[in-house]
About this RNA:
The RNA shown here (Guanidine-I riboswitch aptamer) has 108 nucleotides and comes from Paenibacillus sp. OAS669. The sequence is in RNAcentral, with records from Rfam. Its Rfam family is "Guanidine-I riboswitch aptamer". Its family is annotated with regulation of gene expression in the Gene Ontology. Its mean pLDDT, the model's own confidence on a scale to 100, is 84. Of the family's consensus pairs, 100% are formed in the model. The organism belongs to Paenibacillus, within Bacteria.
RNA sequence: ACCGAGGUUUUCUAGGGUUCCGCGGCUUCUUCAUAGAAGCUCGGUCUGGUCCGAGAGAAAACACACAGGACUUUCCUGUGGACACGGAGGGAUAAAAGCCCGGGAGGA
Numbered sequence: 001a002c003c004g005a006g007g008u009u010u011u012c013u014a015g016g017g018u019u020c021c022g023c024g025g026c027u028u029c030u031u032c033a034u035a036g037a038a039g040c041u042c043g044g045u046c047u048g049g050u051c052c053g054a055g056a057g058a059a060a061a062c063a064c065a066c067a068g069g070a071c072u073u074u075c076c077u078g079u080g081g082a083c084a085c086g087g088a089g090g091g092a093u094a095a096a097a098g099c100c101c102g103g104g105a106g107g108a
Stems, first nucleotide, its partner, number of pairs: 007062006015052002020049002022046001023043002025040005064080007083103001085106001089101003
């Protein structure tokens, strides 16, 4: 300097915005009034529900490797999976993000 590998999925979390719900506001209707109903290309600097969501976060299942055992077309048990700083810019979705480009560029 180059090449390869660092498994897959699910659930959850950090985080994220605002399509829907809710909440708030405004307008209209109804009501003695409270409350209620409908609408708004209003508000995410609205805690939330739905939703998105980590290579460098968690757990589980499966797969893989090694060792042992057994009823040996395979099954069971145990162990293992290290390290990991990171822009700008762009992309998708309703929109954004630790999502994707990306164990990228770069750095150590």